[in-house]
Molecule: transfer RNA
Organism: bacterium SCGC AG-212-C10
């Protein structure tokens, strides 16, 4: 160098173009002699730009990160 595929909260994973969820962890509260485990509750998010659309996490086009493939 060329082809492919990935990117979405602190993690890890969901989302026929139509209100971006679950889970775990973090923090409050509840509960208990403590703890821990249960229950309630409430913060945090789509790689950057740019374009199509009424509307894009999702489709185009171009970066940028990783990762697999082949000289």
């Nucleotide at each position: 160098u060329g082809c492919c595929g990935a990117g979405u909260g602190g993690u890890g994973u969901a989302a026929c173009g139509g209100u971006a969820g679950c889970a775990c962890a973090c923090g409050g509260g509840u509960c208990u002699u403590u703890g821990g485990a249960g229950c309630c509750c409430a913060g945090g998010g789509u790689u950057g730009g740019g374009g199509u659309u009424c509307g894009a996490a999702u489709c185009c086009c171009u970066g940028c990160u990783c990762g697999g493939c082949a000289a």